[in-house]
RNA sequence: AAAUGGCACACCCGUCGUGAGACGGGGUCGCAAAGCCACGGGACUCCAGUGGAGUCAGCCGGGCUGCCGAA
Numbered sequence: 001a002a003a004u005g006g007c008a009c010a011c012c013c014g015u016c017g018u019g020a021g022a023c024g025g026g027g028u029c030g031c032a033a034a035g036c037c038a039c040g041g042g043a044c045u046c047c048a049g050u051g052g053a054g055u056c057a058g059c060c061g062g063g064c065u066g067c068c069g070a071a
Stems, first nucleotide, its partner, number of pairs: 006031002011026006029058001035064003039061003042056006
């Protein structure tokens, strides 16, 4: 590069949650890891008030695993 495919931003509906947000359905901006992990940084939420508990992996870094096979 090609090929089989995959996932699904925003938004809408439903459910759960105090909330960030998650899950299911629709949707399709994009993604070669947009598969998984909360280890580090960062952003966000809640309760507090020298602190604690959470959310985000499609914010970055890192770790593990995976499809194809021109080169």
RNAcentral holds the sequence, with entries from MGnify. Predicted 3D model of a 71-nucleotide RNA (c-di-GMP-I riboswitch aptamer) from a soil metagenome. Its mean pLDDT, the model's own confidence on a scale to 100, is 87. Its Rfam family is "c-di-GMP-I riboswitch aptamer". Rfam links the family to the GO term cyclic-di-GMP binding. About the family: GEMM was predicted in a large-scale screen for bacterial structured RNA regulatory elements.